[in-house]
RNA sequence: GGAUACAUAGCUCAGUGGCUGGAGCGGCUGACUGCAGACCAGCAGGUUCCUGGCUCAAAUCCCGGUGUGUCCU
Numbered sequence: 001g002g003a004u005a006c007a008u009a010g011c012u013c014a015g016u017g018g019c020u021g022g023a024g025c026g027g028c029u030g031a032c033u034g035c036a037g038a039c040c041a042g043c044a045g046g047u048u049c050c051u052g053g054c055u056c057a058a059a060u061c062c063c064g065g066u067g068u069g070u071c072c073u
Stems, first nucleotide, its partner, number of pairs: 001072007010025004018056001027043004049065002052062002
């Protein structure tokens, strides 16, 4: 330099055009307990990497950029 995959919650990930963006773990609160853990109930936490475009509608499709991984030279 070229090809390709990925970027979504604090972490690991799902979501392949249709309202309201989710799970597990973690955090907080309550209940339980002599105290704690486990179990149970609830809550908070996201401008979906950035910019522009297509569309009635974009996390999802397209152009460009940034970052990371892999391969080729």
The RNA shown here (transfer RNA) has 73 nucleotides and comes from Polarella glacialis.
Its Rfam family is "tRNA". Gene Ontology term of the family: triplet codon-amino acid adaptor activity.
The organism belongs to Polarella, within Eukaryota.